Context: one part of a larger RNA
RNA sequence: UGGCGGGGGUCCGCACAAGCGGUGGAGCAUGUGGUUUAAUUCGAUGAUACGCGAGGAACCUUACCUGGGCUAGAAUGCGGUUUGACCGUGGGUGAAAGCUCAUUUUGUAGCAAUACACAGAUCGUAAGGUGCUGCAUGGCCGUCGUCAGCUCGUGCCGUGAGGUGUUGGGUUAAGUCCCGCAACGAGCGCAACCCCCAUCAUUAGUUGCCAUCAGGUAAAGCUGGGAACUCUAAUGAAACUGCCGUCGUAAGACGCGAGGAAGGAGGGGAUGAUGUCAGGUCAUCAUGGCCUUUAUGCCCAGGGCUACACACGUGCUACAAUGGGGGAGACAAAGGGCUGCCACUUGGCAACAAGGCGCUAAUCCCAAAAACUCCCUCUCAGUUCGGAUCGCAGUCUGCAACUCGACUGCGUGAAGCUGGAAUCGCUAGUAAUCGUAUAUCAGCAAUGAUACGGUGAAUACGUUCCCGGACCUUGCACA
Numbered sequence: 001u002g003g004c005g006g007g008g009g010u011c012c013g014c015a016c017a018a019g020c021g022g023u024g025g026a027g028c029a030u031g032u033g034g035u036u037u038a039a040u041u042c043g044a045u046g047a048u049a050c051g052c053g054a055g056g057a058a059c060c061u062u063a064c065c066u067g068g069g070c071u072a073g074a075a076u077g078c079g080g081u082u083u084g085a086c087c088g089u090g091g092g093u094g095a096a097a098g099c100u101c102a103u104u105u106u107g108u109a110g111c112a113a114u115a116c117a118c119a120g121a122u123c124g125u126a127a128g129g130u131g132c133u134g135c136a137u138g139g140c141c142g143u144c145g146u147c148a149g150c151u152c153g154u155g156c157c158g159u160g161a162g163g164u165g166u167u168g169g170g171u172u173a174a175g176u177c178c179c180g181c182a183a184c185g186a187g188c189g190c191a192a193c194c195c196c197c198a199u200c201a202u203u204a205g206u207u208g209c210c211a212u213c214a215g216g217u218a219a220a221g222c223u224g225g226g227a228a229c230u231c232u233a234a235u236g237a238a239a240c241u242g243c244c245g246u247c248g249u250a251a252g253a254c255g256c257g258a259g260g261a262a263g264g265a266g267g268g269g270a271u272g273a274u275g276u277c278a279g280g281u282c283a284u285c286a287u288g289g290c291c292u293u294u295a296u297g298c299c300c301a302g303g304g305c306u307a308c309a310c311a312c313g314u315g316c317u318a319c320a321a322u323g324g325g326g327g328a329g330a331c332a333a334a335g336g337g338c339u340g341c342c343a344c345u346u347g348g349c350a351a352c353a354a355g356g357c358g359c360u361a362a363u364c365c366c367a368a369a370a371a372c373u374c375c376c377u378c379u380c381a382g383u384u385c386g387g388a389u390c391g392c393a394g395u396c397u398g399c400a401a402c403u404c405g406a407c408u409g410c411g412u413g414a415a416g417c418u419g420g421a422a423u424c425g426c427u428a429g430u431a432a433u434c435g436u437a438u439a440u441c442a443g444c445a446a447u448g449a450u451a452c453g454g455u456g457a458a459u460a461c462g463u464u465c466c467c468g469g470a471c472c473u474u475g476c477a478c479a
Stems, first nucleotide, its partner, number of pairs: 001479002003476003007473007015463002019426005026317008034308002042053002064303007076126009088103006106117004128292002131290003137286002139281003142277001144275001149188006155164003168179003194269004199237007209226002213224003240263001243257001244255004306445001319419001323378007335366003340359002344355004385416001390411007432455007
């Protein structure tokens, strides 16, 4: 100087407390461990692994296994030799890859030789490796932590390590600011500058809008028209403790004070200092070293990654009446669409199929929002709850659904009556609950992820205690 303490002081955080909803019990989905296997490819392992890499494993992917093949090799460059084509077509063998046979057959310049181009074969040279080492590395990322810290120059103090500044008194979300001070300044962080939302104005009105006027319909901005309103998307304004009161030297704090759409950081996002964990990644990529070179490389078929006495994590669906079923009616936002989204009609109980309009989209389509409201029914039961499992029959995608896809119909109708010890999330448009969309994608194992809106709470006395963190101080057999 740091680190640590079941030392002290001060302070903070959904850390506790106060509340609400879960997990832990059931079934299923998914990841992991274990076991099994020819293989169940590899990585991630307290917090910081476990719906993680994977934003989509039937083949491919694919790295694994079995078997069949190739050896300058699957791709690309250069040089030499050689052929004239290559492409294509057909045959044999084969699971395919491959091996093999036949057939067709160059261009430009030039009279030609030849040269060039292109392509094949071959020789040589460079290959290749998802093989090892993340404890050789770059880059990127997680975490402490959006915590308020981490440093420097000059000066001063100390023999020196080092200290001071950065401590102290207040204050703040903040090393934020004020006052004081052997310090005076500065940098990286904080804040602000950036984006979205909340209010208003201006500009602009099509594909969006419809108040006034007119036409028109079964109805409808449907039409003429309008530029008000909504909205769209660009530019501005607006919030600063600015004003008032109380307290305070000040910074600032308080006020069911004013005004205001918004009030004391208005709400959210992006943004992550010096460093820590030899944290993670050599399998995104790059890269040192090592290893391999008729194989640890490459091609192909089939299988596996989907196994299953079991254990754990994360979720979905439930156990019902604040509910289930049937009928009728209402209200979003944000996205996507030409190898696409598909109106509408017909067939089918349905998944879907056959026709077929519009739309490269504020124009057309996906598209039905659902919870909600009204009416009817069920009456507390393993049930008209719950839907696992299984049987049969189908649809769709795709060379191909056996291993191993999703969906539909009929039948079947398991566990489960609110879950032990323990444990998680959340402070407001939040939790809870309800649907919608997208990426990936032929299809889909999505109950995942990422966005979007609808309905919409309860509680916080307080900081004694648990956990984590910040500052000062003290002890130390630690560095």
A computed fold for a 479-nucleotide part of an RNA from Pseudoflavitalea sp. G-6-1-2, annotated as small-subunit ribosomal RNA, 3' major domain. It matches the Rfam family "Bacterial small subunit ribosomal RNA". The sequence was found in a public genome assembly.